Description: Predicted 3D model of a 107-nucleotide RNA (SAM riboswitch aptamer (S box leader)) from Arthrobacter sp. The prediction has a mean pLDDT of 83. Rfam family: SAM riboswitch aptamer (S box leader). From the family's description: The SAM riboswitch is found upstream of a number of genes which code for proteins involved in methionine or cysteine biosynthesis in Gram-positive bacteria. Rfam links the family to the GO term regulation of gene expression. Lineage of the source: Bacteria > Bacillati > Actinomycetota > Micrococcales > Arthrobacter.
RNA sequence: UGCCCAUCCCGAGCGGCCGAGGGACCUGGACCGUUGACGCCGCAGCAACCCGUCCGGACGCAGACUCCUGCGACCGGCAAAGGUGCUACCGCCAGGACCGAUGGAAA
Numbered sequence: 001u002g003c004c005c006a007u008c009c010c011g012a013g014c015g016g017c018c019g020a021g022g023g024a025c026c027u028g029g030a031c032c033g034u035u036g037a038c039g040c041c042g043c044a045g046c047a048a049c050c051c052g053u054c055c056g057g058a059c060g061c062a063g064a065c066u067c068c069u070g071c072g073a074c075c076g077g078c079a080a081a082g083g084u085g086c087u088a089c090c091g092c093c094a095g096g097a098c099c100g101a102u103g104g105a106a107a
Base pairs, nucleotide, nucleotide: 001107004104005103006102007101008100013043014042015041016040017039021032022031025096026095027094028093029092044087045086046085049083050082054077055076056075057074059072060071061070062069063068091099
């Protein structure tokens, strides 16, 4: 970087620096912002995508042969050390388009 899969109305903010626009793009609307937004850094937090650990369920395979054991993928639950992510507004809303963002997998 492109392809594929999943998610995107739950949740979670303080401090320092900067200084004018900002929430991906276009049009319209409603918002945030010099009482300092956006962004960057630090700390804190949220969540549970991946990894790891534990429990339960049904399934498949293998081994045992009637008490079962092991492995695999799936579903549900617990947990939160590690890798990401996220912490105004439903991806802010409506319409649009080679839509976008994040995670995972294989290149």